[in-house]
């Protein structure tokens, strides 16, 4: 890198150190963040409960958080494709793409 599957409207940092220009996955458009130092890296703190543990029990429910991951601006920031609705800027649903976990090859 690939396949299957579950979830993605909630939650959690104005913390300390490093670093120094772009960043919000990619492309396009919009919008937003950023030298009052972002994105990012390390540490600490926290959130959540996929794996996990325990109890009941049996396609599950509840509790917990030591461990393996993950996450801690904006719905996955919004749209792009399809269908339905609407006079209409649009709205709803689904897909695609992406992210994370678990399993597989």
């Nucleotide at each position: 890198a690939c396949c299957u599957u579950a979830u993605c409207a909630a939650g959690a940092g104005c913390c300390g150190g490093g670093g120094g220009a772009g960043g919000a996955a990619a492309c396009u458009g919009g919008u937003c963040c950023g030298c009052u130092g972002a994105u990012c890296c390390c540490g600490c703190a926290g959130c959540a409960a996929c794996c996990g543990u325990u109890a009941c029990g049996u396609u599950g429910u509840a509790a917990c958080a030591a461990g393996g991951u993950g996450c801690u601006c904006a719905u996955u920031c919004c749209a792009g494709c399809a269908a339905g609705c609407g006079u209409a800027u649009g709205c709803u649903u689904g897909a695609a793409a992406g992210a994370u976990g678990a399993g597989g090859a």
Predicted 3D model of a 105-nucleotide RNA (SAM riboswitch aptamer (S box leader)) from Bhargavaea cecembensis. The prediction has a mean pLDDT of 82. The sequence was found by an Rfam model in a public genome assembly. The source organism's lineage runs through Bacteria, Bacilli, Caryophanales, Caryophanaceae and Bhargavaea. It matches the Rfam family "SAM riboswitch aptamer (S box leader)". Rfam links the family to the GO term regulation of gene expression. Of the family's consensus pairs, 97% are formed in the model.